The RNA shown here (c-di-GMP-I riboswitch aptamer) has 84 nucleotides and comes from Desulfosudis oleivorans. Lineage of the source: Bacteria > Pseudomonadati > Desulfobacterales > Desulfosudaceae > Desulfosudis.
RNA sequence: UAACGAGCACGCCAAACCAUGAGUAAUUAUGGGACGGAAAGCCACGGGUCCGCCGGGCAGCGGUCGGAUAGCCGGGUUACCUAC
Numbered sequence: 001u002a003a004c005g006a007g008c009a010c011g012c013c014a015a016a017c018c019a020u021g022a023g024u025a026a027u028u029a030u031g032g033g034a035c036g037g038a039a040a041g042c043c044a045c046g047g048g049u050c051c052g053c054c055g056g057g058c059a060g061c062g063g064u065c066g067g068a069u070a071g072c073c074g075g076g077u078u079a080c081c082u083a084c
Stems, first nucleotide, its partner, number of pairs: 005081001012037002017032006035071001041077003045074003048069005053063003
């Protein structure tokens, strides 16, 4: 110096599950809890998946529709640490 990331963590985040609240639902907020994470920070832009609504020849289908997921992948953006 700082990434196409070896090791470390003063520290950081927090899956399943449980409690309470929100939502038709997917899911989500807070608290507990740690499976994991080097962007598991942030952004629904592209794809995927899921929920709802509508259509339909009732299909494992479709949509100039609404929503969820960033811990499904890609992309954008900002940041921590660091050996050879």